[in-house]
RNA sequence: GACAAAGGCAAACCCAUCGCAAGAUGGGGACGCAAAGCUUCCGGUCUUACGUUCUACGCAAGAAAGCGGGGUUACCGAA
Numbered sequence: 001g002a003c004a005a006a007g008g009c010a011a012a013c014c015c016a017u018c019g020c021a022a023g024a025u026g027g028g029g030a031c032g033c034a035a036a037g038c039u040u041c042c043g044g045u046c047u048u049a050c051g052u053u054c055u056a057c058g059c060a061a062g063a064a065a066g067c068g069g070g071g072u073u074a075c076c077g078a079a
Base pairs, nucleotide, nucleotide: 001076008033009032013028014027015026016025017024018023031066037072038071039070041069042068043067045063046062047061048060050058051057052056
């Protein structure tokens, strides 16, 4: 990839647990998703600590792949 079929994932919100936080995991739940599988490599975003000339910038450690790009692997299947 086709207004096809099979199968898949699961936002918000609620509950439990963990984390200073961003947020994560499990259960419930579906807004959506054709890579919403995996990966922080690039840009951007967010959090915490510190510094400075403090609406911000720098720096260290983190978060997020459902922000965009890159890399990588893969299910189904007509014309």
Predicted 3D model of a 79-nucleotide RNA (c-di-GMP-I riboswitch aptamer) from a soil metagenome. The prediction has a mean pLDDT of 87.